Small-subunit ribosomal RNA, 5' domain from an uncultured bacterium, 502 nucleotides, folded computationally. Rfam family: Bacterial small subunit ribosomal RNA.

[in-house]
Context: one part of a larger RNA
RNA sequence: GGAUGAACGCUGGCGGCGUGCUUAACACAUGCAAGUCGAACGUGAGCCUGCAGCAAUGUGGGUGAAAGUGGCAAACGGGUGAGGAACACGUAGAUAACCUGCCUCAAAGUGGGGGAUAACCACGGGAAACUGUGGCUAAUACCGCAUGGCUUGGCUGGUGCGGGAGCAUCGGCCAAGAAAGCUUUAGGUGCUAUGAGAGGGGUCUGCGUCCGAUUAGCUGGUUGGUGAGGUAACGGCUCACCAAGGCGUUGAUCGGUAGCUGGUCUGAGAGGACGAUCAGCCACACGGGAACUGCGACACGGUCCCGACUCCUACGGGGGGCAGCAGUGAGGAAUAUUGGGCAAUGGGCGCAAGCCUGACCCAGCAACGCCGCGUGGAGGACGACGGCCUUCGGGUUGUAAACUCCUUUUUGGGGGGAAAAGAGAGGAUGGUACCCCCAGAAUCAGUCACGGCUAACUACGUGCCAGCAGCCGCGGUAAUACGUAGGUGACGAGCGUUAUCC
Numbered sequence: 001g002g003a004u005g006a007a008c009g010c011u012g013g014c015g016g017c018g019u020g021c022u023u024a025a026c027a028c029a030u031g032c033a034a035g036u037c038g039a040a041c042g043u044g045a046g047c048c049u050g051c052a053g054c055a056a057u058g059u060g061g062g063u064g065a066a067a068g069u070g071g072c073a074a075a076c077g078g079g080u081g082a083g084g085a086a087c088a089c090g091u092a093g094a095u096a097a098c099c100u101g102c103c104u105c106a107a108a109g110u111g112g113g114g115g116a117u118a119a120c121c122a123c124g125g126g127a128a129a130c131u132g133u134g135g136c137u138a139a140u141a142c143c144g145c146a147u148g149g150c151u152u153g154g155c156u157g158g159u160g161c162g163g164g165a166g167c168a169u170c171g172g173c174c175a176a177g178a179a180a181g182c183u184u185u186a187g188g189u190g191c192u193a194u195g196a197g198a199g200g201g202g203u204c205u206g207c208g209u210c211c212g213a214u215u216a217g218c219u220g221g222u223u224g225g226u227g228a229g230g231u232a233a234c235g236g237c238u239c240a241c242c243a244a245g246g247c248g249u250u251g252a253u254c255g256g257u258a259g260c261u262g263g264u265c266u267g268a269g270a271g272g273a274c275g276a277u278c279a280g281c282c283a284c285a286c287g288g289g290a291a292c293u294g295c296g297a298c299a300c301g302g303u304c305c306c307g308a309c310u311c312c313u314a315c316g317g318g319g320g321g322c323a324g325c326a327g328u329g330a331g332g333a334a335u336a337u338u339g340g341g342c343a344a345u346g347g348g349c350g351c352a353a354g355c356c357u358g359a360c361c362c363a364g365c366a367a368c369g370c371c372g373c374g375u376g377g378a379g380g381a382c383g384a385c386g387g388c389c390u391u392c393g394g395g396u397u398g399u400a401a402a403c404u405c406c407u408u409u410u411u412g413g414g415g416g417g418a419a420a421a422g423a424g425a426g427g428a429u430g431g432u433a434c435c436c437c438c439a440g441a442a443u444c445a446g447u448c449a450c451g452g453c454u455a456a457c458u459a460c461g462u463g464c465c466a467g468c469a470g471c472c473g474c475g476g477u478a479a480u481a482c483g484u485a486g487g488u489g490a491c492g493a494g495c496g497u498u499a500u501c502c
Base pairs, nucleotide, nucleotide: 001502002501003500004499006498007497008496009495010494013373014372015371016370017369018368019366020365021331026329027328028327030326031325032324035072036071037070040069041068043066046063047062048061049060050059051058052057079284080283081282088209089208090207091206092205093204094203095202098201099200100199103197104196105195106194108192109191110190111145113143114142120135121134122133123132124131125130150177151176152175153174154173155172156171157170158169159168160167161166181189182188183186210256211255212254217247218246219245222244223243224242225241226240227239228238229237259281260280261279262278263274264273265272266271286307287306288305289304290303309320310319311318312317337363339362340361341360345359346357347356348355349354376406377405378404379403386397387396388395389394411439412438413437414436415435416434420429446491447490448489449488450487451472452471453470457486458485459484460483461482467474468473
């Protein structure tokens, strides 16, 4: 000098765009953050209405809340960086060792049966959370049967490729294996089995990735083999048996520290430091462990167990998890609103209408940062007043002010008023931006420094005191170094200090 997610002191007019718990992965009141589908299914409160009836009521039709079964979603999106020095990440590859819902393409099928169960009703238990028994009922829920182009397994015959384990492909025989309907009836939409694609993921490998030797030896599923189990899949992943290996001064093991990267800051570069916001990957979701469901989780707003904490309780027993968005307490030098809207973009469900969406788009707060604008412009004295200094002559503040003319960015008032929205409707932002008119210089300047480094000097006060200070150093009676004033210098809605990096 540059830089910062900054903080502190003094000061503070506006706008645009960004950014905003770096500390306690501390504890959390309250609200919201994941639902949706009646074109899968059975009910059906309430409301409207027809008929019969004096009425009570009975019997039809329509609409339809709510819960339930079922499907898809909830594994995305959002948060955090605790752990982890590791194939976690980056990069380049491998998978002849793998999986893949929704989507696209191709081609085949969708036949015929069965038994239940929630909701509901009845009767119970319980303070509650919730739950038991009996009875009724539906399905795209569940379970057999049939068929088998197809797939899988076994046996078997060719072809092609590969160094090879083997892979691909064409056949034969045997065995096993499917399905669901709905509706607006259509070139509809689903369902089943299959082949390919796209996108996504799993696994493996080469290389790279902090400090410490005041850590030198480490290792028993340890290293390898055979066989088996397990997995979507290779593999000590697990197990039985066998062998005795494997790693290490090219730093094993141990300890410390740390999310990694694209990048960011600095620097001429090499390099050094860092890893906020944004983007990719990983890990975690009160601490620890486990599996279930599912294409996908060992699952932030799912389940179970243990633990700590906390809440309710009728003392028998139950509930909870903001490292989602706001917000609260605590910690701290320090970090915002319990806001508006789904209008846009994107996502889930749905044929759709649409519903949901604290993702997102916006607004609010903060000079926290960057950028832009303003606080007026021109003229105006041998130069007012006041202040300060003075050798008392004057000098300086200083064209500065006053005064004259002008302008209206800003400001205030009034009027109009968007784009962002597609063939049409639909704008939270927002009566915002922007445009026009009017008024009037009106509403707007500070901070730090002035001994040298380092641009900028005098007076008074103080008297090694009070104080200053980044370094050198100032202050003990004329201090350009302390304090005040005038003046001056620098930057300017900021200035200075502190901290940290280069």
The full RNA is in RNAcentral, with records from ENA and SILVA.